[in-house]
Molecule: transfer RNA
Organism: Candidatus Tagabacteria bacterium CG_4_10_14_0_2_um_filter_40_13
RNA sequence: CCCCUCAUAGUUCAACGGAUAGAAUACGAGCUUGCGGAGCUCGGGAUGUAGGUUCGAUUCCUACUGAGGGGA
Numbered sequence: 001c002c003c004c005u006c007a008u009a010g011u012u013c014a015a016c017g018g019a020u021a022g023a024a025u026a027c028g029a030g031c032u033u034g035c036g037g038a039g040c041u042c043g044g045g046a047u048g049u050a051g052g053u054u055c056g057a058u059u060c061c062u063a064c065u066g067a068g069g070g071g072a
Base pairs, nucleotide, nucleotide: 001071002070003069004068005067006066007065010025011024012023013022018055027043028042029041030040031039048064049063050062051061052060
């Protein structure tokens, strides 16, 4: 310098172009318990950035940023 893949809650993962972006775990509150743990209920929390296509974008296209891999 060139090419490929990936980027979604604190973490690990989902989501034919159309539902209020969903689950596990973690965190907070409550119930329970002599206390804690376990269990049950509830709650807050995310689409890397900027554009484009589209009636509609997590999804498709472009650039950039970051991570990983390959080539010279």